[in-house]
Molecule: c-di-GMP-I-GGC riboswitch aptamer
Organism: Anaerolineales bacterium
RNA sequence: ACCGAUAAAGGCAAACCCGGCGAAAGCCGGGGACGCAAAGCCAUGGGUCUACCGGCACUCUCACGAGUACUCACGACUGCCAGGCCGCCGAAA
Repeated sequence: ACCGAUAAAGGCAAACCCGGCGAAAGCCGGGGACGCAAAGCCAUGGGUCUACCGGCACUCUCACGAGUACUCACGACUGCCAGGCCGCCGAAA
C1' cells in the first nucleotide's frame, strides 16, 4: 500500500413513534436499533424520488377561472452505483 477478526477503543443509526419545517420528495431535533470499516465530507457522472411554479392536452364554465392526465429541476436522496477529498484500529492473508 492493499486488506479486514466473533480483536480493542470509540463512532454512526434503518424501520417505527413524538415535536418542528416544507406544496411534495424530504430535512431538523428527541426516542429507538435494522444494519454500517468510511453509514465521515462533496449532488461531480449515472440512477431514483417529488412537482409549488412553468409547459402541453382534455373536461367544465358566457367569461374570469377551476379540475384531471402527461411533462419539466432550478428541489431532494451519498444507508443505490461510480468518482473526488480526508480519516481511527491492526489479527490473518